[in-house]
Context: one part of a larger RNA
């Protein structure tokens, strides 16, 4: 200075995974009966986590289960529960402190002060807004009833940007995006044609594919952008106003029946500014004539499926064999199988253990069915043309935002303003006729779709610098005045058998001995690489 060998340091790789990503199916709302989050309590010993709540890791009832239990939590001692069925599993109740929609008033480091009723408390009540009932005056006591808050993400509608792109930049464009407050649900929006469409026809919404980067908008720039048709998920159609009849109608509280449907009693109220009936484009009413006998509701009992905790569930622990700490390997030889998924177990196990295939199952929840109720003079047809058929509405002017919609999209301010079935609406410039379709200014609707907080499967996903920030007491330590940022950290061994006992030390630690297969010794699996020391070999 090289090599190389012996230790150290260090934590790479390799093995493993009670955690994660993606998909997939199911199920999908909660709150004043006070939530969702906290915060303070509660164990024999209790710091934390979890559970629970002054009945506090628990109470009660019912079902399951069957032997050991007193949670993570492996503990000294000293207990205590249980076959008179504990622990622990399922429903169902009881408790359920304080703050918190917070609501008796106040405050805001989760705390503080009342009034009122009761005889008294450790007990009930006492916010606001609205909406019904009241005596009535439409004030104010009085009673009764909703609301509010929360919820991953998806839904309706509302306000609504910027950086960007046009290589500048303002019309456009990002984009009706981000974002912000309202509102709803388990899905929400939308929906039964005053659509379309073209000379032939279709036949409510939705949502996938596709027409199509088309038609077309665009400082015609940059960019933007649909229908119809067609194929396919799924499929459902209903109800008022009105004309006609004119109380024939209905709630509340009660009486009695009934399992419910309903049906009854007495009372009081709502209703002629119309309850019921009738009726709604395949138009209806109405009158005339011919014709047919239905339909709604409950679901006890009945049967059927699903089905909480769960139950049954086949076949070697075969050789005096071999190896090995140890068989679940090997050699030999047998057996099940609607069960040869997977998991455990001292190495790799269909026949060890738990399960699988497959049947069953209370409590419940669904669906069918009268033998239970309720309704009914009406229903279908032709015929006559008397009556009805959604007004500041339909449509024009004119000014905005929006659309792809161009003169021809949808909506909104402002004027202006129809018509009544011999009527109205649309058919992508007006305007006339014809043709062709439809009937608007009420209102309702499942599914097929969105989403994934929650359950539960699976995977040519990841394997602790990966996979969620977060496999571990993580939204944790920790940083910032705050809004907000945010780590690190998995492994002993089949089983603590977790080193008795002796030396040495002040002690850590060594060294002997013991455990175990192996020290793998809790700085614990396997232990690379820098770097650090030593021996040893060679060379300067």
């Nucleotide at each position: 200075c090289u090599g190389a060998c012996u230790g150290g340091g260090g934590g790479a790789u390799g093995g493993c995974u009670c955690g994660g990503c993606u998909c997939g199916a199911g199920a999908g709302c909660u709150g004043a009966u006070g939530a969702a989050g906290g915060u303070c309590g509660u164990g024999a010993c209790a710091a934390g986590c979890u559970g629970c709540g002054a009945u506090a890791a628990g109470c009660u009832a019912c079902g399951g289960g069957g032997a050991g239990g007193c949670g993570c939590a492996u503990g000294a001692a000293u207990g205590c529960c249980u076959u008179g069925g504990a622990u622990c599993c399922g429903u169902a109740g009881g408790u359920c402190g304080c703050c918190u929609a917070a609501u008796a008033g106040g405050a805001c480091c989760u705390c503080c002060u009342g009034a009122c009723g009761c005889a008294a408390g450790u007990c009930g009540u006492c916010a606001u807004u609205c909406c019904c009932a009241g005596a009535u005056a439409u004030a104010c006591a009085u009673g009764g009833g909703a609301a509010a808050g929360g919820g991953a993400a998806c839904c309706c509608a509302c306000c609504g940007a910027a950086u960007u792109g046009a290589a500048g930049c303002a019309u456009c464009u990002u984009a009706g995006u981000a974002g912000g407050g309202c509102g709803a649900g388990g899905a929400a929006c939308a929906g039964a044609a005053a659509u379309c469409a073209a000379a032939c026809g279709a036949g409510a919404u939705u949502c996938c594919g596709u027409u199509a980067g088309u038609a077309g908008u665009g400082g015609c720039g940059a960019a933007u952008g649909a229908a119809c048709a067609c194929g396919g998920a799924a499929u459902a159609g209903a109800a008022c106003a009105a004309a006609c009849c004119g109380a024939a109608u209905c709630c509340g509280c009660u009486u009695g029946g009934g399992a419910a449907a309903c049906c009854u009693u007495g009372u009081g109220g709502a209703g002629a500014u119309g309850u019921g009936g009738g009726g709604u484009a395949u138009g209806g009413a109405u009158c005339a004539c011919c014709u047919a006998u239905c339909g709604u509701c409950u679901a006890a009992a009945u049967u059927c499926a699903c089905g909480a905790a769960g139950c049954a569930g086949a076949a070697g622990u075969c050789g005096a064999u071999c190896u090995g700490g140890a068989a679940c390997g090997a050699c030999g030889u047998a057996c099940c199988a609607u069960a040869g998924a997977g998991g455990g177990u001292g190495a790799a196990a269909g026949u060890c253990c738990c399960g699988u295939a497959u049947g069953c199952g209370u409590a419940g929840u669904g669906a069918a069915c009268a033998u239970g109720a309720c309704c009914a003079a009406g229903u279908g047809g032709u015929g006559a043309a008397u009556c009805c058929u959604g007004a500041g509405u339909a449509g024009c002017g004119u000014g905005c935002g929006u659309u792809g919609g161009a003169u021809a999209u949808c909506g909104c301010g402002c004027g202006u303003g129809a018509a009544u079935g011999u009527g109205g609406g649309a058919g992508g410039c007006a305007u006339a006729a014809a043709c062709u379709u439809c009937c608007a200014a009420u209102u309702c609707u499942a599914a097929a779709u969105a989403c994934a907080a929650c359950u539960c499967g699976a995977g040519a996903c990841c394997g602790a610098u990966a996979g969620u920030u977060g496999a571990c007491c993580a939204g944790u330590a920790g940083u910032g005045u705050g809004a907000a940022c945010g780590a690190a950290a998995g492994u002993u061994g089949a089983a603590a058998a977790g080193u008795a006992u002796c030396c040495u030390g002040a002690g850590a630690g060594g060294g002997a001995u013991g455990u175990g297969a192996a020290a793998a010794g809790a700085a614990c699996c396997u232990g690379a690489a820098a770097c650090c020391a030593g021996u040893u070999a060679g060379g300067g």